[in-house]
Molecule: transfer RNA
Organism: Flavobacteriales bacterium
């Protein structure tokens, strides 16, 4: 160089056109003599840039990262 694939709260993953969820993080509050465990809450996200569409995380294109694989 070509192909495929992947890109979502701090992590690690779901969600195949109609409010963007889960598990863990953290934070606050209860429990406890304290911490921890538990139980309630509260935080946080769509790489970028256009198209389609009444409406995109989702479907096209272009970058621009990462993995495999051909040469």
């Nucleotide at each position: 160089g070509g192909u495929g694939c992947c890109g979502u709260g701090g992590u690690u993953c779901a969600g195949c056109g109609g409010u963007a969820g889960a598990a863990u993080g953290u934070c606050c509050g209860g429990c406890u003599g304290u911490c921890g465990c538990c139980c309630g809450g509260a935080u946080g996200a769509g790489a970028c840039g256009g198209g389609u569409u009444c409406g995109a995380u989702c479907c096209c294109c272009g970058u621009c990262g990462g993995c495999a694989c051909c040469g």